The prediction has a mean pLDDT of 81. Predicted 3D model of a 1682-nucleotide part of an RNA (large-subunit ribosomal RNA, half A) from Hymenobacter sp. YC55.

Context: one part of a larger RNA
């Protein structure tokens, strides 16, 4: 290590609580706001950061009312107070209420900054304190101005949850695509309004009957209808309830007023606005007439009265005792009260302990309701009928268009636009085109409760609603922490205890850290605190473990060890053996090298609605069920019970339909056929499925809408800043030559240029390094550009189908072929994945058809589950009896194609002197004969098997109805085919099988082959494929042949070779001697002939290859020579003795044979076999069958819910049936419980499973059986959410390789602090200063937990204190640009949008301060000293003209060269003043170091510049909005001005070196450092050399270069000589408000960070050096936190 067990840590899971939500129900409130809202900034407590309350009168004040003893919020410390003189608290009322904010005096970058007037302090600046001071609307008024004026008065404006009206108005969707269509008049933007709001008293509905505003409810009806008649949309009449409620103007007439016109001056007549009248359709009014003075009413307005309600309390019954306990309210025992047993709460379950509950009481205000009086409105008849009146650009018509159910239709009705345009009671308009009768109504004016919608808020309550990953995002300092520039987006985060009794005191420790002790408490429950689960990380103790191969368990099993009820027990370990590729999803198939998960814990997916439809089951009632809405009444929200029959459904159907009707349609048809009739429904409540709805979760890319972004980055506008140095040398030009003049040409001058080279800056070539970086784009190194189309800084402009773009589809905040954000919305996803507890029965498809269809769907076809019913369809088995053209066959049977031959019509050639006729033909050739022979699409034939029909016979299936599915991707194998290449593990179809969905046995190992179909237990039996030598269970069995090749035994390896070997045949030799070896012989003619140089048996050609000796012997079978010779062979003799040869079959072997780790029987290995064939007898051998025991389905008997016998129980999708387990109501056990719940954690017992009990320890207060309900109701898996904890791993890295080293100091502790020396970087920056930005980081103590990439004593951490001082700086009280914003005006559905006059707005004009000192920290702010600005006042002196928001000048500008003058700093040299400097002592000298210095202001007015200049007088002017003495133009004359550094005077009694004292520190004891105090001295030299300034110069040049103000004149009204205004000296006296620390190229900014990045201006030392290049060094800063 490894399994067990104990006993720890870590984590927060579970239980068990809530203080917090959620959804509701009845009141009640339905607003707040210029009297200053809602919301906020800022303050405000003794000590105060957050919330909370208040507002400078600030956790609060006065005044009434209640109430009664403590009080000063959350909040529990100390201190100090306040309270019977009644506080704290609670109710009303009341004062106070900063600053923002409709914010309203003006501005503005919300919480700020600046006015004006009028009091006041106080007096003139200036300051303070108090009022007032915006914009429109409407009325009214005013007026030398009649407007864009003023003044009064009165309103308005802004916020707010739903709900409501009204102008606007998408889009995904969905139509399986898509435009009408739908989503949807929704979503969203604008306006507006109220407690409700719209609506509303008929120019209605209807139908020959009526009804009687209008809303809202049930019903009618998903009807009528609409409608690519598709998706889909959807009334009304009518009935039934709530609830009720009616009215007023114009007008005609009357009347008096006021203007106008006309007039015969009497009047009339019109217009205006006023009183009275009137107000309708069976018409009404006016008018004329008669009659009454009442009925009834209020929604209108005021007073009163009374009563309820509301905002603070108040009375309120009744228990004790025992005993357990830390506590009693639980138990026990005896009591009581109840109009009060509602709920909290009190040390555990309390009717009688508090607090309250029922019941009754209370109220100054203050609102609101009811009821009443009074006032104060408003309403009426009857007749007659001359005339008048009764809603005009209207109705309604043409075009276009919207609303209605109605989508332009045959298309009413109603609105809008535009163009036309009646009628007048003898009128009008409507009833679904339009017309007539008929019926209803009377438009073109208007008010109007209630019944209805909603719930930001108040108040009682309530729940089969959450209990801290749930319930609101939020139980807590949550819309906060955090992120985003912004809209915006957004979390985590509960419990000690009853009571702080919150651990005194001791000991370890530097330590207040932590840990032992002690102590409190019931319990340590100890604050990281209730219970305390797993991962996870340990610590002991038993067994085990170093030869051992592994989905890790399972069977069996030696040995140790342990325990006791001591037995055949338990318990732990596990040597060593057998089998034995994890889960999910998806698949034809997965160990799969296909998907997903690191472990755990807690969350997580078929739900809810709706009498929509339909089936089953339960119950009720039935030819009938049945109420809905509403009401009522009771134990009062839900509920129960009553009313309530409106309506549905059913009793009747058939037709298109009129219509008939137990029948109808069809049709002449009383024919036939279709469809009906011969009665079952309905309500309710479960459960299956369907539809509409986000409909099992999760998950798009996108569309659309409403906002939000140019701090990033494109352009584009304005005002500003940079750009070391060196090179080149254009035009121009002066000089000289040249020309008639020109031209031209050289010197020198000059300095152009999208010129060169090169640094900053700017970009980003090359290569490398970097890729979990230092960095989400950079480093090093090289490069490009570097006066320009150049870079950059502040401020502003363009907006998302849009912008900007030297254009790459580039850039528009790290996002761009269409940003972000929130909203429609849970958009849709025929797609992927994911989907949670058991058990039993039964179980599939990958097929057909058809599809914009092919990985989806429908229908069907397979499956499951309920019904029904028929002797019987279904299957199999045998017999019988068909019909068929298919395998084979066959083709003198078609058809169709076909080798050879014969014969041969005809055709070709050839002969025939030419032709006719003949003839000849190895050429072509029909037909036909003979041989042989093909064919899915040939058949003269023609099976098996299948298929039909009938019989028997076995078994139990088969059909139909109805509810639910699933499947519609297949695979493989055998066998029949197509197609391929008679290739595929292809691909298609027919028949089976099998796997999918099938376990077990073989086959070494394998889905599919072979065997065989697992209900379950057994250490029981037999057997099948396959096997029996070991691995490995059974046979080294038995008989016989092969095979030598380790063939067999990798792939059945192939053609194809082969005296391997065995068998069987046919054939030839052979004892008269075969075949083989070994002895011998192989001759003569002859060197045949011919050829040749030669050719002799052997180059070559001829042949009659002939004879002859022989036992044999070729005119020669090979080697050889030039040709011979020579060896041979054939042939024969002898020796030897028994078989030898060819042929063609057959079995097993051989060769052929070549792949990459190893040899590939599964290994070892095996040879008369452990091969291979043949036969044969045994055994192994499965989940097959038996055998036993026990479960359960079905069916059928039964003695009948038991049991008996039959036959069954493998299973994916999928059906159908029973169950557990969790939480929560009801009831019930008058249940368990501190003598210990419920959770945790062990052990045992128990069931077929999900599970249950039961006991020991933890634990502290709850929980629980039984019978019913109702569900947020069971996880492994979603690249699923959250948290916790692993692994990588004590690994990688510790962020620039500028470097640290010693001593000394402080500390418990020092590589990093501090101090000191040594070294070493950087030094146009690694030093200073300043703008943004940041926002306290700054200085001081004090501390190390966290932070810092280590360690800290340190620090930009942590606490606690302290610290920014201005008339002159920088910004407002000045001005103006780009641009913003904008009363008035325009212009737009609205929101809004343009914009003049204004008025903000700096990156720019303007504008007064300098040097020393000084503190820890601040200084052009404090001191000091010298200065200067404005503005009043006072004195003194003056002037006559003064005077503006107007004129005018001025203010006022590019860029590029160049030379002049000339500081400072620097260096160099002299002087000069001080110091150091000698090897042992002195003395000079050369020398070495260090000073040797000083603003601003005033004062002089120099160099230089500048001549078309300045300056002054003066004449004339038409312009300058009026005026003008000024300006501008035009002259004339006079004058030298104008600007101007530096140097010098002054400022200067300041300060440095240096001198001396000397706290105080180290110290080698010699001395060194060394704060602070005093003291003094030396040039007012000289060169080089250049920036600023001179300077708004000059010069050159084309691109031709802000605006206002201040500032000068000048006058206009006015004012003025007493003073208005003003000048000049001089004293006083006044000067506001912001910013001021500190970082500031960087550890403070921008970048998530203490980050190698980025970041605008200034100043810029020495030596080389052209030089800001480089290199080394100064001041100064660092050595980059291991």
């Nucleotide at each position: 290590g490894g399994c067990a067990c104990a006993c720890g840590g870590g984590g927060g899971a579970u239980g068990c609580c809530u203080a917090g939500g959620c959804u509701c129900u009845c009141a009640g409130a339905g607003g707040c706001g210029a009297c200053g809202a809602a919301g906020g900034a800022c303050g405000u407590g003794a000590u105060a950061a957050g919330c909370u309350g208040c507002g400078a009168u600030a956790a609060g004040a006065u005044c009434a009312g209640g109430g009664a003893a403590g009080g000063g919020g959350c909040a529990c410390a100390u201190a100090c107070c306040c309270g019977g003189u009644g506080a704290u608290c609670c109710u009303g009322a009341u004062a106070u209420u900063u600053c923002c904010g409709a914010a309203u005096g003006g501005g503005g970058c919300a919480a700020c900054c600046c006015c004006u007037c009028u009091a006041a302090g106080u007096g003139a600046a200036g300051c303070u304190u108090a009022g007032a001071g915006a914009u429109c609307u409407a009325u009214a008024c005013u007026c030398u101005u009649u407007g864009u004026a003023g003044u009064a008065u009165a309103g308005a404006a802004g916020c707010a949850a739903a709900c409501g009206c009204g102008g606007g108005g998408a889009a995904c969707u969905g139509a399986a695509a898509c435009a009408u269509c739908u989503a949807a008049g929704u979503a969203c933007c604008c306006g507006c309004a109220g407690g409700a709001a719209c609506a509303g008293a008929a120019a209605a509905u209807a139908a020959c009957a009526a009804u009687g505003a209008u809303u809202c409810c049930c019903c009618a009806a998903g009807u009528a209808g609409u409608g690519g008649c598709g998706a889909g949309c959807g009334a009304a009449c009518g009935g039934g309830g709530a609830c009720a409620a009616g009215c007023c103007c114009a007008a005609a007439c009357c009347g008096g007023g006021u203007u106008g016109g006309u007039u015969a001056c009497g009047g009339c007549c019109a217009g205006c606005g006023c009183g009275g009248g009137g107000u309708u359709g069976u018409a009404g009014g006016a008018c004329u007439g008669c009659a009454a003075c009442a009925u009834c009413u209020g929604a209108u307005u005021g007073a009163g009265u009374a009563c309820u309600u509301u905002u603070a309390g108040c009375u309120g019954a009744a228990u004790g005792a025992c005993g357990u306990g830390g506590g009693a309210a639980a138990g026990u025992c005896a009591a009581c009260c109840a109009g009060a047993g509602a709920c909290g709460g009190u040390g555990a379950g309390a009717g009688u302990c508090c607090g309250g509950u029922a019941a009754g009481c209370g109220a100054a205000c203050u609102a609101a309701g009811u009821a009443u009086u009074c006032a104060c409105g408003g309403u009426a008849g009857c007749a007659g009928a001359c005339u008048c009146c009764u809603g005009a650009g209207u109705a309604a018509g043409g075009c276009g268009g919207g609303a209605c159910c109605a989508g332009c239709g045959a298309a009413a009705u109603c609105c809008c636009g535009u163009c036309u345009g009646a009628a007048u009671c003898c009128g009008g308009c409507g009833g679904u085109a339009c017309c007539a009768u008929c019926c209803g109504c009377c438009a073109a004016g208007g008010c109007u409760a209630c019944a209805u919608a909603c719930u930001c808020c108040u108040g009682a309550g309530a729940g089969a609603c959450c209990g801290a990953u749930a319930g609101u995002g939020a139980a807590c300092u949550a819309g906060u922490a955090c992120c985003g520039u912004g809209a915006g987006g957004g979390a985590a985060a509960g419990g000690u205890g009853a009571a702080a009794a919150g651990a005194a005191c001791c000991g370890g420790g530097a330590a207040u850290a932590c840990c032992g002790g002690a102590g409190u408490g019931a319990a340590a429950a100890g604050a990281a605190c209730c219970u305390g689960a797993a991962a996870c990380c340990g610590u002991g103790u038993g067994c085990u473990u170093a030869c051992a191969a592994g989905c890790g368990g399972u069977c069996g099993g030696a040995g140790g060890c342990c325990u006791c009820u001591a037995g055949u027990g338990g318990g732990c370990u596990g040597a060593c053996g057998g089998c034995g590729u994890g889960c999910c999803u998806u698949u034809u198939g997965c160990a799969u090298a296909a998907u997903g998960a690191g472990c755990c814990u807690a969350c997580g997916a078929g739900u809810u609605a709706c009498u929509c439809u339909u089936c089953u089951c339960g119950g009720g009632c039935a030819a009938g069920g049945u109420u809905a809405a509403a009401u009522g009444a009771c134990u009062c929200a839900a509920g129960u019970c009553a009313u309530g029959g409106a309506g549905c459904c059913g009793c009747a159907g058939c037709g298109a339909a009129a219509g008939c009707g137990a029948g109808u349609c069809u049709g002449a048809a009383c024919a036939g056929g279709g469809c009906g009739c011969a009665g079952a429904g309905u309500c309710c409540g479960a459960g299956g499925a369907g539809g509409u709805a986000g409909a099992c979760g999760c998950g798009a890319a996108a569309c659309u809408u409403u906002g939000u972004g140019a701090u990033c980055u494109a352009c584009c506008c304005a005002u500003g800043a940079g750009c070391a140095g060196g090179c080149u040398g254009a035009a121009g030009g002066u000089u000289g030559g040249g020309u008639a003049a020109c031209a031209c040409c050289a010197c020198c001058u000059g300095g152009a240029g999208g010129g060169c080279c090169g640094a900053a800056c700017c970009a980003g070539u090359u290569u490398c390094c970097g890729u979990u970086g230092a960095a989400a784009a950079g480093g090093a190194u090289u490069u490009g550009g570097a006066u320009g189309a150049c870079u950059u800084g502040u401020g502003g402009g363009u907006a998302g189908g849009g912008g900007u773009g030297a254009a790459a589809g580039g850039c528009c905040a790290a996002u761009c072929a269409a940003a972000c954000u929130g909203a429609g919305a849970a958009a849709u996803a025929g797609c992927u994945c994911g989907u949670a507890c058991u058990c039993c029965c039964c179980g599939a498809a990958a097929u057909g058809u058809a599809u914009u269809u092919a990985g989806g769907u429908a229908c069907a076809g397979c499956g499951u589950c309920g019904g029904c019913g028929u002797u019987g369809a279904g299957u199999u088995a045998c017999g019988u009896g068909g019909a068929g053209g298919u395998a084979g066959a066959g083709c003198u049977a078609c058809c169709a194609a076909u080798a050879g031959g014969a014969c041969u019509a005809g055709g070709g050639g050839g002969u025939g002197u030419c032709a006719u006729a003949g003839c000849c033909u190895a050429c072509c050739g029909a037909a036909u004969c003979c041989u042989g022979a093909u064919g899915a699409a040939c058949u003269c034939c023609g099976a098996a098997u299948g298929c039909c029909a009938c019989g028997u016979a076995a078994u139990a299936u088969a059909g139909c109805c109805g509810g639910c599915a699933g499947u519609g991707a297949g695979g493989c194998u055998u066998g029949g085919g197509g197609u391929g290449c008679u290739a595929a593990g292809g691909u298609c179809c027919c028949a089976g099988g099998c796997c999918g969905a099938g376990a077990g046995g073989g086959a070494a190992a394998g889905a599919a082959c072979c065997c065989a179909g697992a209900c379950c237990a057994u250490c029981c039996g037999c057997u099948a494929a396959g096997g029996u030598c070991c691995c490995u269970a059974a046979a080294u069995c038995c008989g016989g042949a092969c095979u030598a090749a380790g063939u067999u035994g990798a792939a059945c390896a192939a053609a194809g070779g082969a005296g391997g070997u065995c068998c069987a045949c046919u054939u030839g030799c052979u004892u008269u001697g075969a075949c083989a070896g070994c002895c011998a012989g192989g001759a003569g003619g002859u060197u045949g002939g011919c050829u040749u140089g030669g050719a002799a048996g052997c180059a070559g050609c001829c042949a009659u290859u002939c004879c002859u000796u022989u036992a044999a012997a070729g005119a020669g079978u090979g080697c050889g020579u030039a040709a011979c010779a020579g060896c041979u062979c054939a042939c024969u003799g002898g020796u030897c003795g028994a078989g030898c040869g060819a042929g063609a079959g057959g079995g097993c072997a051989u060769c052929g044979a070549u792949a990459a780790u190893a040899c590939g029987c599964g290994g070892g290995c095996a040879u008369c076999a452990a091969g291979u064939c043949c036969g044969g007898u045994a055994c192994c051998g499965a989940a097959g069958c038996g055998a036993u025991g026990g479960a359960u389905u079905u069916g059928u008997c039964u003695u009948a819910u038991a049991g008996a016998c039959a036959a069954g129980u493998g299973g994916u999708a999928g059906g159908g049936g029973a169950g557990c387990a969790u939480u929560c109501u009801c009831g019930u056990c008058a249940g368990c419980g501190g003598u210990g719940a419920a959770g945790g954690u062990g052990c045992a017992c128990u069931g077929u499973c999900a599970g249950g009990u039961g006991u020991g320890c933890u634990g502290g207060a709850g929980c629980g059986g039984c019978g019913a309900g109702a569900a947020a109701a069971g996880c492994a898996a979603a690249u699923g959410u959250a948290g916790g904890c692993a692994u990588g791993a004590g690994u990688a890295a510790c962020g620039a390789u500028a470097a640290g080293g010693c001593g000394g100091g402080u500390g418990a502790g020092a590589a990093a602090c501090c101090c000191g020396c040594c070294c070493c970087c950087c030094g146009a920056u690694a030093g200073a200063c300043u703008a943004a930005g940041g926002u306290u980081u700054c200085c001081u103590g004090c501390u190390c937990a966290a932070c810092g990439c280590u360690a800290a004593u340190c620090g930009g951490a942590g606490c606690a204190g302290g610290g920014u001082u201005a008339g002159u700086c920088g910004g407002g009280a000045c001005c103006u640009a780009a641009g913003g914003c904008u009363a008035a005006g325009c212009c737009g559905a609205g929101a809004g949008g343009c914009u003049a006059c204004g008025u903000c707005g700096a990156u720019g004009g303007a504008c007064a301060g300098c040097u020393g000192g000084u503190u820890g920290a601040u200084a052009u702010u404090c001191c000091a000293g010298c200065a200067c600005u404005u503005a009043u006042u006072c004195u003194u002196u003056g002037g006559a003209g003064u005077g503006a928001u107007g004129c005018a000048g001025u203010g006022a500008c590019g860029c590029a060269g160049u030379a002049g003058u000339g500081a400072a700093a620097g260096u160099a040299c002299c002087g000069c003043g001080a110091g150091c400097g000698g090897a042992c002592g002195g003395a000079a000298g050369u020398g070495c170091u260090c000073g040797u210095u000083a603003a601003a202001g005033g004062g002089c007015g120099u160099a230089g510049g500048u001549a078309u200049a300045g300056a002054g007088u003066u004449g004339g002017u038409a312009g300058u909005u009026a005026a003008g003495u000024a300006c501008g133009c035009c002259g004339a004359c006079u004058u030298u001005g104008c600007u101007g550094a530096a140097a010098c005077c002054u400022g200067a009694u300041a300060g440095u070196a240096c001198c001396u004292g000397g706290c105080g520190g180290c110290u080698u004891c010699g001395g060194c450092c060394a704060a602070c105090g005093g003291g003094a001295u030396a040039g007012u030299g000289u060169a080089c050399c250049u920036a600023a300034u001179c300077a708004g110069a000059c010069u050159g040049u084309c691109a031709a270069g802000a605006a206002a103000a201040c500032c000068u004149g000048c006058u206009a009204a006015g004012c003025g000589u007493u003073u208005a205004c003003u000048g000049a000296a001089g004293a006083a006296u006044a000067a506001c408000c912001c910013g001021u620390a500190c970082c500031g190229c960087a550890a403070a900014c921008c970048g998530a960070c203490a980050c190698a990045g980025g970041u605008a201006g200034u100043c810029a030392a020495g030596g080389a050096g052209a030089g800001c290049a480089u290199c080394c060094u100064g001041a100064g800063g660092g050595g980059c936190u291991c």

The sequence was found in a public genome assembly.